[in-house]
RNA sequence: CCAGAGGAUUGGAUGACUGCUGGAGCGCAAGCUCUGGAGGAAAGUCCGGGCUCCACGAAAGCAUGGCGCCGGAUAACGUCCGGCGGGGGCAACCCCAGGGAAAGCGCCACAGAGAUCAGACCGCCGCGAUCUCGCGGUAAGGGUGAAACGGUGCGGUAAGAGCGCACCGCGCUUUCGGCAACGAAGGCGGCACGGCAAGCCCCGCCAGGAGCAAGGCCAAAUAGGGAUGACGAAUGGGCCGCUUUCGGCUCGUCGUCCGGGUAGGCCGCGCGAGGCGUCCGGCAACGGGCGUCCCAGAGGAAUGGUCAUCCAUUCGCCGCAAGGCGAGGGACAGAACCCGGCUUAUAGAUCCUCUGGCCCA
Numbered sequence: 001c002c003a004g005a006g007g008a009u010u011g012g013a014u015g016a017c018u019g020c021u022g023g024a025g026c027g028c029a030a031g032c033u034c035u036g037g038a039g040g041a042a043a044g045u046c047c048g049g050g051c052u053c054c055a056c057g058a059a060a061g062c063a064u065g066g067c068g069c070c071g072g073a074u075a076a077c078g079u080c081c082g083g084c085g086g087g088g089g090c091a092a093c094c095c096c097a098g099g100g101a102a103a104g105c106g107c108c109a110c111a112g113a114g115a116u117c118a119g120a121c122c123g124c125c126g127c128g129a130u131c132u133c134g135c136g137g138u139a140a141g142g143g144u145g146a147a148a149c150g151g152u153g154c155g156g157u158a159a160g161a162g163c164g165c166a167c168c169g170c171g172c173u174u175u176c177g178g179c180a181a182c183g184a185a186g187g188c189g190g191c192a193c194g195g196c197a198a199g200c201c202c203c204g205c206c207a208g209g210a211g212c213a214a215g216g217c218c219a220a221a222u223a224g225g226g227a228u229g230a231c232g233a234a235u236g237g238g239c240c241g242c243u244u245u246c247g248g249c250u251c252g253u254c255g256u257c258c259g260g261g262u263a264g265g266c267c268g269c270g271c272g273a274g275g276c277g278u279c280c281g282g283c284a285a286c287g288g289g290c291g292u293c294c295c296a297g298a299g300g301a302a303u304g305g306u307c308a309u310c311c312a313u314u315c316g317c318c319g320c321a322a323g324g325c326g327a328g329g330g331a332c333a334g335a336a337c338c339c340g341g342c343u344u345a346u347a348g349a350u351c352c353u354c355u356g357g358c359c360c361a
Base pairs, nucleotide, nucleotide: 001357002356003355004354005353006352007351008350009349010348012310013309014308015307016306017305018304020037021036022035023034024033025032026031039332043343044342046341047340048339049338050337051211052210053209054208064207065206066205067204068203069083070082071081072080073079084098085096086095087094088093099202100201104200105199106196107195108194121142122141123138124137125136126135127134128133150168151167152166153165154164155163169191170189171188172187173186174185175184176183177182215267216266217265218264225258226257227256228255229254230253231252236251237250238249239248240247241246274293275292276291277290278289279288280287281286311330313328314327315326316325317324318323
């Protein structure tokens, strides 16, 4: 220098004018002053928690859903860290729904003769016919397929075949290493066990439900409910006793008190699993100590606009070049109870570590 791998940061700056909005102060008020005002993803709402209300005696079981190599981190997780195994890459490094297919059921398209107690289409071998063919043997060769009862070689055989042997693979087992997943070495077994569990299922672990429109407090007008008092006109209406007398209650108006709900207001609501710096423990995720900082919170919702200078950057023109002039836009995006993750979007710029190649000293 070229090509690449992993990780981190930033993502316009300053000033002036003018808006919007939380808080504090002043003011009778209109308003004025000071001060704070988006993000790494505020997004998707996909996981896990805090918080709140509801339900619930405990434990176990069943159903349903989720998760799934091992160890660790954490409030918790499907996240993260460190390993193991498998796959890809020369490498740095990347990817994996990564438990069980000798518990059972199910499925295996097309092609192919045959898809699992499987299977003779071609070929090979034997016998009979002898032109085609028939019967039997054969899974070594060809063909089909994602996959054909293990692979290579030697022996063996009519031809073949774990039929025999060696190595590899597989299974069982012993020893050693490792907390473990797992790995290494030895012995035994001719091999019995095709694939799919993002099909049912089995095993292990986890899980009550709903969500800030949670939930709590204050509480008007109007209407309606309850208690109580006053006024009562009449021969009144209704009810209680079968009817009458009679008695009681009630229906009306006005007042006082009580309680529920609505509008509205307040809280929840910003000191937190908090940020930054530093030291210690740990390979790391992370944990602990010390110091320091206070950093939007309102509502269907403010965080904006214009101009100037600069910063990168794109296009056009000029210039040998350094550069100059003009024009354009400044990535994705927008808090709504909060936090930890994951995923997705993101123009451009910067930094660190590592790998392969080439060149120079």